[in-house]
Context: one part of a larger RNA
RNA sequence: UGACGGGGGCCCGCACAAGCGGAGGAACAUGUGGUUUAAUUCGAUGAUACGCGAGGAACCUUACCCGGGCUCGAACGGUGCAUGAAUAAUUCAGAGAUGGAUUAGUCCUUCGGGACAUGUAUCGAGGUGCUGCAUGGUUGUCGUCAGCUCGUGCCGUGAGGUGUCGGCUUAAGUGCCAUAACGAGCGCAACCCUUGUCGUUAGUUGCCAUCAAGUAAUGUUGGGGACUCUAGCGAGACUGCCACCGUAAGGUGUGAGGAAGGGGGGGGAUGACGUCAAAUCAGCACGGCCCUUACGUCCGGGGCGACACACGUGUUACAAUGGUAGGUACAGAGGGCAGCUACCCAGUGAUGGGGUGCGAAUCUCUAAAACCUAUCUCAGUUCGGAUCGGAGUCUGCAACUCGACUCCGUGAAGUUGGAUUCGCUAGUAAUCGCGCAUCAGCCAUGGCGCGCUGAAUACGUUCCCGGGCCU
Numbered sequence: 001u002g003a004c005g006g007g008g009g010c011c012c013g014c015a016c017a018a019g020c021g022g023a024g025g026a027a028c029a030u031g032u033g034g035u036u037u038a039a040u041u042c043g044a045u046g047a048u049a050c051g052c053g054a055g056g057a058a059c060c061u062u063a064c065c066c067g068g069g070c071u072c073g074a075a076c077g078g079u080g081c082a083u084g085a086a087u088a089a090u091u092c093a094g095a096g097a098u099g100g101a102u103u104a105g106u107c108c109u110u111c112g113g114g115a116c117a118u119g120u121a122u123c124g125a126g127g128u129g130c131u132g133c134a135u136g137g138u139u140g141u142c143g144u145c146a147g148c149u150c151g152u153g154c155c156g157u158g159a160g161g162u163g164u165c166g167g168c169u170u171a172a173g174u175g176c177c178a179u180a181a182c183g184a185g186c187g188c189a190a191c192c193c194u195u196g197u198c199g200u201u202a203g204u205u206g207c208c209a210u211c212a213a214g215u216a217a218u219g220u221u222g223g224g225g226a227c228u229c230u231a232g233c234g235a236g237a238c239u240g241c242c243a244c245c246g247u248a249a250g251g252u253g254u255g256a257g258g259a260a261g262g263g264g265g266g267g268g269a270u271g272a273c274g275u276c277a278a279a280u281c282a283g284c285a286c287g288g289c290c291c292u293u294a295c296g297u298c299c300g301g302g303g304c305g306a307c308a309c310a311c312g313u314g315u316u317a318c319a320a321u322g323g324u325a326g327g328u329a330c331a332g333a334g335g336g337c338a339g340c341u342a343c344c345c346a347g348u349g350a351u352g353g354g355g356u357g358c359g360a361a362u363c364u365c366u367a368a369a370a371c372c373u374a375u376c377u378c379a380g381u382u383c384g385g386a387u388c389g390g391a392g393u394c395u396g397c398a399a400c401u402c403g404a405c406u407c408c409g410u411g412a413a414g415u416u417g418g419a420u421u422c423g424c425u426a427g428u429a430a431u432c433g434c435g436c437a438u439c440a441g442c443c444a445u446g447g448c449g450c451g452c453u454g455a456a457u458a459c460g461u462u463c464c465c466g467g468g469c470c471u
Base pairs, nucleotide, nucleotide: 007471008470009469010468011467012466013465015461016460019424020423021422022421023420026316027315028314029313030312031311032310033309034307035306042053043052064302065301066300067299068298069297070296076124077123078122079121080120081119082118083117084116087104088103089102090101091100092099093098107114108113126291127290129289130288131287135285136284137280138279139278140276142274147186148185149184150183151182152181153162154161155160166177167176168175192268193267194266195265197235198234199233200232201231202230203229207224208223211222212221213220241255242253243252244251245250305443318417322376323375324374325373326372327371334365335364336363339358340357343354344353345352346351383414388409389408390407391406392405393404394403430453432451433450434449435448436447
């Protein structure tokens, strides 16, 4: 000077408390450990690993294993020599990689050669091999916490201190006052995006109040810019006004005004100096080391999907605030040409066959819970749907290992879960569905978004956890 203390003071945070809903028990999905295995590729391991890298493991991916091949090599650059256009098709052997055969084809040229390809020789190759404790870059975390520093001056022999402390205040080292300090920088805040109100400009593919036409019906048509909306510009919120407290900063108020605040409107982006030799050599780059007829590379098959067990994260339930059947209404945000598909037909259905519009504010994919009616009457059930049998659909060379979906049958555990533990303070939790990326298909119950319906509670800071300042 720091760090630490079951030292002290002050202050914050879904930290506790007050509430709501979960996890921990069941089945399944998924990740991990362990075990097994020819291989179950590798990494991530308290918080800060474990639905994580992986925003798609049947082949490919793929790095692993077994087997079959190649060695200038799967890709790329240079040089020497030799040969041939390139290329396309057929066929044989083979699991394929690959090897053999046949046919077609016969480039440009200034005749020196050139382009391209094959073979050969050679210089570079190649390596998801090791080291994240050699590194760059990127990332997590403390933490969106309010801190971390510098110049000059002053103090101290010096390390250092002061400033940055004290009083008040703030979400904030935010400000005010005081002051051997005076200033400044990185952070805070603001500037940025979005959402909430209004004005204005502009109306197509969007809208339809008024006028007219037309229909079984529909902004369908003429027309209109009013409204909604779309998307550009602007206004608006600032303790600005009032009352009280205070020197001030600021605070308090069932105050006014206002679409909006009891004063940061809500959300996002934005992450200081640093900490953890934190993570990543398997995204990429890169030093060093190692392999070079193999630790490189191609192919077929298998594995990454195993299963006495243990843990994490989820999904579905255990039912009547419910299940089933019928009827009926309302979104937002996105996607669409090897695509999304209206509509018609076939099928119980997944889907198939026709067929129309749309590269889309035009066409299309688009709700469910809710609401109404009926039924079930508390039961392992008309709850629950695992598992298994059968029959099919689709994608794709190919669904055995190892895909999704449909129909019929089967109908397991489970009657609210021990100790313990997690999330959340408002359009939030809870609940309900919808979309997207990846993607042929999909193991998505995951991830990222979107809207519908829509609560309860906070006395308070003694205690648990984490953090800040002073001592």